[in-house]
RNA sequence: AGAGUUUGAUCCUGGCUCAGGAUGAACGCUGGCGGCGUGCCUAACACAUGCAAGUCGAACGGGAAAUCACCUUCGGGUGAUGGAGAGUGGCGAACGGGUGAGUAACACGUAGCUAACCUGCCCUCGAGACGUGGAUAACUAUUGGAAACAGUAGCUAAUACACGAUAAGCUCACGUUUAAUAGAGGAAUGUGAGAAAAGUUAAGGCGCUCGAGGAUGGGGCUGCGAGCCAUCAGCUAGUUGGUGAGGUAAAGGCUCACCAAGGCGACGACGGCUAGGGGACCUGAGAGGGUGACCCCCCACACUGGAACUGAGACACGGUCCAGACUUCUACGGAAGGCAGCAGUGAGGAAUAUUGCACAAUGGGCGCAAGCCUGAUGCAGCGACGCCGCGUGGGUGAAGACGGUUUUCGGACUGUAAAGCCCUUUUCUAGGUGACGAGAGUGGACGGUAGCCUAGGAAUAAGGCCCGGCUAACUACGUGCCAGCAGCCGCGGUAAAACGUAGGGGUCGAGCGUUAUCCGGAAUUACUGGGCGUAAAGCGCGUGCAGGCGGUGAUGCAAGUCGGACGUGAAAGCUCCUGGCUCAACUGGGAGAGGCCGUUCGAAACUGCAUGACUAGAGGACGGUAGAGGUGAGUGGAAUUCCCGGUGUAGUGGUGAAAUGCGUAGAUAUCGGGAGGAACACCAGAGGCGAAGGCGGCUCACUGGGCCGUGACUGACGCUGAGACGCGAAAGCCAGGGGAGAGAACGGGAUUAGAAACCCCGGUAUUCCUGGCAGUAAACGAUGUCAACUAGGUGUAGGGGGUGUAGAAGCCUUCUGCGCUGCAGCUAACGCAAUAAGUUGACCGCCUGGGGAGUACGGCCGCAAGGCUAAAACUCAAAGGAAUUGACGGGGGCCCGCACAAGCAGCGGAGCGUGUGGUUUAAUUCGAGGCAACGCGAAGAACCUUACCAGGGUUUGACAUGUCGGUGGUAGGGAGACGAAAGUCGACUGACCCUUCGGGGAGCCGACACAGGUGCUGCAUGGCUGUCGUCAGCUCGUGCCGUGAGGUGUUAGGUUAAGUCCUGUAACGAGCGCAACCCACAUCGUUAGUUAUACGUGUCUAGCGAGACUGCCGGUGAUAAGCCGGAGGAAGGUGUGGAUGACGUCAAGUCAGCAUGGCCUUUAUAUCCUGGGCGACACACACGCUACAAUGGCCGGUACAAUGGGCAGCGAAGCCGCGAGGUGGAGCCAAUCCCGCAAAGCCGGUCUCAGUUCGGAUUGCAGGCUGCAACUCGCCUGCAUGAAGUCGGAGUUGCUAGUAACCGCAGGUCAGCCACACUGCGGUGAAUACGUUCCCGGGCCUUGUACACACCGCCCGUCACGUCAUGGGAGUUGGCAACGCCUGAAGUCGGUGGGCUAACGGCCUUCGGGUCGAGGCAGCCGCCUAAGGCGGGGUCGGUAACUGGGACGAAGUCGUAACAAGGUAGCUGUAGCGGAAGCUGCGGCUGGAUCACCUCCUU
Repeated sequence: AGAGUUUGAUCCUGGCUCAGGAUGAACGCUGGCGGCGUGCCUAACACAUGCAAGUCGAACGGGAAAUCACCUUCGGGUGAUGGAGAGUGGCGAACGGGUGAGUAACACGUAGCUAACCUGCCCUCGAGACGUGGAUAACUAUUGGAAACAGUAGCUAAUACACGAUAAGCUCACGUUUAAUAGAGGAAUGUGAGAAAAGUUAAGGCGCUCGAGGAUGGGGCUGCGAGCCAUCAGCUAGUUGGUGAGGUAAAGGCUCACCAAGGCGACGACGGCUAGGGGACCUGAGAGGGUGACCCCCCACACUGGAACUGAGACACGGUCCAGACUUCUACGGAAGGCAGCAGUGAGGAAUAUUGCACAAUGGGCGCAAGCCUGAUGCAGCGACGCCGCGUGGGUGAAGACGGUUUUCGGACUGUAAAGCCCUUUUCUAGGUGACGAGAGUGGACGGUAGCCUAGGAAUAAGGCCCGGCUAACUACGUGCCAGCAGCCGCGGUAAAACGUAGGGGUCGAGCGUUAUCCGGAAUUACUGGGCGUAAAGCGCGUGCAGGCGGUGAUGCAAGUCGGACGUGAAAGCUCCUGGCUCAACUGGGAGAGGCCGUUCGAAACUGCAUGACUAGAGGACGGUAGAGGUGAGUGGAAUUCCCGGUGUAGUGGUGAAAUGCGUAGAUAUCGGGAGGAACACCAGAGGCGAAGGCGGCUCACUGGGCCGUGACUGACGCUGAGACGCGAAAGCCAGGGGAGAGAACGGGAUUAGAAACCCCGGUAUUCCUGGCAGUAAACGAUGUCAACUAGGUGUAGGGGGUGUAGAAGCCUUCUGCGCUGCAGCUAACGCAAUAAGUUGACCGCCUGGGGAGUACGGCCGCAAGGCUAAAACUCAAAGGAAUUGACGGGGGCCCGCACAAGCAGCGGAGCGUGUGGUUUAAUUCGAGGCAACGCGAAGAACCUUACCAGGGUUUGACAUGUCGGUGGUAGGGAGACGAAAGUCGACUGACCCUUCGGGGAGCCGACACAGGUGCUGCAUGGCUGUCGUCAGCUCGUGCCGUGAGGUGUUAGGUUAAGUCCUGUAACGAGCGCAACCCACAUCGUUAGUUAUACGUGUCUAGCGAGACUGCCGGUGAUAAGCCGGAGGAAGGUGUGGAUGACGUCAAGUCAGCAUGGCCUUUAUAUCCUGGGCGACACACACGCUACAAUGGCCGGUACAAUGGGCAGCGAAGCCGCGAGGUGGAGCCAAUCCCGCAAAGCCGGUCUCAGUUCGGAUUGCAGGCUGCAACUCGCCUGCAUGAAGUCGGAGUUGCUAGUAACCGCAGGUCAGCCACACUGCGGUGAAUACGUUCCCGGGCCUUGUACACACCGCCCGUCACGUCAUGGGAGUUGGCAACGCCUGAAGUCGGUGGGCUAACGGCCUUCGGGUCGAGGCAGCCGCCUAAGGCGGGGUCGGUAACUGGGACGAAGUCGUAACAAGGUAGCUGUAGCGGAAGCUGCGGCUGGAUCACCUCCUU
C1' cells in the first nucleotide's frame, strides 16, 4: 500500500466482499510449565447458611462464672480477687465495600463565583469550667402474650438531663466612624438584651465549654462542552417578574398571599426514544469513528413507593415509620425479613470462579493503652479468558532403509526425516537446604512457597486451520447439479487442484480455527477530503423577512485574530529517559505531551464595530428605441358545419381493400341568402417579447419590463435567500353561460386466432367565456442565482458612433440579445467552450447501490381527483453512464448471385423403384435430421457381408506378444462315425531350420500375464468431411490517433468477376485469400509413327513450340485505372470447363472406415455355427423411372459417335434355340482382338383420337443364367393377362449455350443382382434476360439497439402454485406517562383546648404538698401527600376473521406492451376505459428512425 466482483471487451460511476488490529468474549478440535493480570456483559431475578461494624470499665450503676479467705443450720451466707453477658452514656455506624435501575440533568467535564453558606474528629491561639436540682434504664416484684415484645409498681448512678451564676469574645436590636463598592459585606467603636461547661486518672495526662484562625470535607450558583428523532413546532399557571412573609447552614417561586402578564422556542423550546458522566480504552497517518469491563474521580441507587427522626454530616445498603408485592414463622390473635457486601444456592443464559487462609503487611473504627473489630485488604484455589516467557531436545547419520503416496514404470516425494552413534538436562521425578516481604521489640496467612544444592534419565510434553482466484501451499482416488462446499466471485450434471478421503505441501504454534462486535481499508457523509448536462443529485419560476456574504480612502476601538507571561488541566494511563524482578509481561523514579479553558500584558495587517468621506457596484433623472410582454373593450375576412331557397340525379362517403353511415322523403355536386361558434393562412425567420408557464388577424384604452445615448443626481442604498408569499401548460373539479369543428368514454363497421387497439362511420364529457379551486409535467438547456476573468471566425435582431452617398447600399467600430463554428482549458466519454460543463468568489437547493417506493403510516393542504413531506421489514450483487467491436432491424445507401423477372423442361396427381418417418416384429442392427438427413454411409444385404434375433457350441479364446512347464510318431494331412453345422472321436499317413550332437528354434498342449468388444461418450480427441462460399474477404509489422476497449491502414472518388486496379489519403509496407502459375478443350507450326491406310499421306495419336497482351485504332474518363466501339484473328477483354476453398462459423457430421483418452464388459457386451431378420405394411414424406400418346406407337429398311473395360477376364466366326441362352473356341495382357449392332435421326408402310396397335403395373404358365443354395429374397426370356393413368390443387425445382431438353453408350462395385442409382461419354440441340421494385442468400458503407448463447435475442403485466416479510382491519389484549374526581397511611408544618405532666417561674402551704404559668406528652382538626378506586382521553406494542400490494421461487397459463421505425416512434403529467401487459383523448419532451424540402456551417 491494496485486491475480487456489473461487460464479448473498455473507461467511469457505484455498491457488495476480502486481507489488518482489537475483545470482560463464547463455541469446535487440541492442551506441558511458570509469571502478571482478569472472570454474571443475561434476571436492579429470588435467595438457604455463615461471615461483612463495632468499640470504650481511664464516663456510669450494677455484676455472672471461677478462685481465695471466713462463717455455716451443710441448703448456703459474708468478704476479697475477678470481670462474662446485658444496660445507661460517648464515639463510630453518612467511611470502607457493591451495583448502574433511574437520570439528557448544573448529573458529569472544564473554567470561574459564593459580598449567599456549613464543616465532628485534627492543628494553632485566646478565654473559661462556679453553684444547685429532679429523674431514669439496668435491677427487683408483678401482669399480658405462642412469639416478637409490652404494661404496672418500686430502687439507683453518671462525661445522661435540667435550672441558676459568670461572658474575653459571640449572637441580636439601635447608633457612630472608616476604605472601597453596582450592592447586601468587612474593620473599628458605643448602648441595651441574650446564651457555656464534666468529669476521670496510675497525677504524666485524657477529656469539657465559649471565641478567633487554619486544614480537610461538603452545600449552592454561573459560562462553555457533550446522544438520536422535526413523521415531536409550538410550550408554559408557580408559569415569568415584583412586593411582603415563611423556610434553610445558605441565594432563590424553594413555599405562601397579593399585584403585573410575562417567560421559552427554528442558535430547536415542548415531546418521544436511548443512555450513568469523566480520566481513559480500541482503531486510525491524522482528522475522526466506536466504547465506557478491570484501575482512579464524580453521580445515582440499596425489595418497590413515600416520609421524616437522630446527627457536624443521612432523608441513611447490613437505622426508624407507613403503604405495596413477595417469602418465612404462628397457638390464627399476630409477628419476622430484604446478599446491587464476601463466599454460596436456584433461575435465566452461548457464557463468567472457593460456602478457602490471615489480620503478618497496607488502611479504617473505638480505646490513654494493651487490644478488639475489619469477606476493606494481603494471599491461596478454579478457568489457555488475555498478555509475556520457557520447553517438548542438540550434534552426527545415505544402503537416500522399511512403509506410504504417485508414476510417462525410468523414477519422484515423504527424507537427515527415522533407526544407529555421541552429547545436554531447561522442564520432570526424588532427596537436601531454604528466604526477602518485619522501620526498636512481639508478630509471616502466603509457605517448607520462590530460590539454591545433589542424584536419575531423552527421559513427562503437539496440535489446529488451510492448499480455485483474492491468498502462501497439488496430486491420486471416490462421488456425478447427488452428497456436499461457500467470506465475495462461484464449485459439483463421469477425467473436480473448489465436495469426501489419502499422500504431500503451506501457515501459525500451546494453541489453532469459527461466530459475534468495533475501528480500518471506505475519499462509501468527503472539516482535513466528494459530487449534481447524460451515472444518484438544480426547487417549475419569481418576490422577499431572518440568516450568510459584501466596493474604495481615512481615523479610532480591540470582539474575532496573533504573540508573551502566569494559573489550572488529580493520580493512573500514553511518549521519551532510567532503575527492579535472570529476560519480558509487570512494576518504581524522572521528564514531556494533552483544553474551542481562565487571568493578564502587548500588536493593529485582516474581519468586525464606530465616525466621517468617495464613486467604478446599485439606483434615479433626461433624450431616444424595438417587440405575438400583460389586461380590458371593439372589430374584420377566409374556411368548416347547420338552416332556407334554386339548379340537378343516383349515387355519395370512406379504405390497403371494404363495410357501417348519408341518399329517390332528392343526398353528394353547384348557385344565392342566412345563423352560429372557434381559430387567425400568407407575412413567419437560426426572428421578437416575457422570470417561468407562455404569447401570433386588426384597432383603441390602461399597464409591466428591456435596450441605447448623456454622465448633471443619490452615495454601497448591494448579492443570495431557509421559512413565507405570489405566478404557474394540459388534463381535472364547482357554479353559470356557450357549443361550429375536433373529440376520451360509449355505439356501430372492419382487421384479426382473438382485437377490449391501430383504420372507418357516428358521438357525450371536454375543448370556448365568466368567477372560484387545483398546483402538477421530459414545468428540459434534463445545466440554480449573482459577479469577475480567459484566442478567434461567422450569421441574425435592436440601438449608437465614424466613413461614405444627392439619398441609400456598403465598409470600420461599439453596446445588448438570439444562433452556428472553433483554440486553450475541462470532461469517464459524449461533449462544453465569453449564452462554459473553463478559471475563481458569494449564497441557496439537492445526492449517497438496485428493488421494495416517491409507496405505507403520521402530519399539512384540497369539494374530490389528488398534492407536499416521507420510512421500514424483506430482497439482490449488482442496478447504471459513455464509448468500442460485432450481431440484428418488418432502418437507409451502393452492389452482386438462375435471387426475382423473362423463358424452357419438370416435381406435386398415377403405377412402379429406392430412401426415410411411423407402425409392426423374436429381430425388423446402427448412424445421418431445415438449407447442409431422406437413390445419404451402402462403388452391389439370398449364405457370407452382419454389427440384429432365436437356438446350439467354445472360454488364454477366431487373432498378437511374453514367461514358465510339458510334448517326439510331434506339427500338418486325414478315410470313416455322430451332428443342422460349428465341432467331437478317429484307423492311417507324416514333416521344417540351426547345431559344438548335449541341445536350441518353430509347432502343439497346459498354466499365468493377457487377448477381444461395430459396447458408451463426436459434448474428452486426432484425422477427414459438409456448409456459409470460389463469397471477397481475413489479418499482421512499424507508425499515428484514443485514458482504454479499439481505430487508422481496409474508409473516400472512380473501376472491376475480385481488398481488381487507379487517384486521394497518417499512414507506409507485408501476409493468407482474388488473379496468375497446373490440367483438359478450341487454332497453327514442328517432331515422332505402335495403330489406321486407298501406301500419296491426310485424319489420328502424344511430345515440343507458337498464339491473346486491352497489344493496335477511335471515342469516353481526371491526362489515371478502366469502359464502349472497331480492325485483325481459330479464339477478345477471366476464350470455355476443371483442379484449387482465406481468418473463421455451426460443441455441424463421423468413436460404425481408421486412430485414440476415459469408462464399462471378461464362461461374456468376446468368439464359432445353423436358421431367421436388415426385403414386414393401414399410412406419410423425399429422390427417381415409366407414362398418359400422332413432334406419337408399331413394322421394315438405312446413317453417324465418344468415353471406357478385358486373363479365375473380354470372348469372335460357325452351329442350335422364337428368345434369354447354349455350344464353340479363333483372337487379345490390347490405337492391333473382344465387349460392340449406338439410339434419337433419315426413308417407306401402318394405326386415326379410342383408355386405343397409348400405357405397361399386376398375375398365371413355361423356360434360361449365376451360385453350395434363388421359399422367405436374384436377374433375364417367351406366351398369356392387361391395372392406374387423358398432363396433375396449394405449392415447388433445375437451367443463361454446345447450356436446358431429348437420345442412347460405357464404367466402377459385382458369382449374380433388385442400377430406374451413381460416375463418365458422346449424338440432336433450343427459348429468354425489359430490368433490380419485390422474394431468398451474400458483400461494403452508414444508422438505431435495453441483443453478446448475439432476433430461434431480449423482455412486460394479469392469472395459478409455494415461501417470506409487511400495510389496512370489526375487534381483542398489554405496557407507559399524564389528567379529572373520590378515599387517603406514615410524617413534617399549622391549629386546638375541656386530657396527662418530676425539674423551671409566680402564689399558697399544715412543708406532705396544692394551684397557676412556661415547656413537654398524648388526643383531635386542617394543609400537603405515597398507595388505592372510578372515569374519559393520549401514546407505544402483541394478536385477529378478512383484505392490499411487495419480494423470491430451471423448465405452469394468457397474450406481446418495451428494446430495430419493435412492426401504431417512444416517454410523460392528467383523465376515461380495458383479463393483462395496455389503449385512447388533451398538452408537453426528443432521451425518435427514415425520406424530402428549406436554411446554416466548414473547405
The RNA shown here (small-subunit ribosomal RNA) has 1499 nucleotides and comes from an uncultured bacterium. The RNAcentral record of the sequence draws on ENA and SILVA. Its Rfam family is "Bacterial small subunit ribosomal RNA". Its family is annotated with ribosome and structural constituent of ribosome in the Gene Ontology.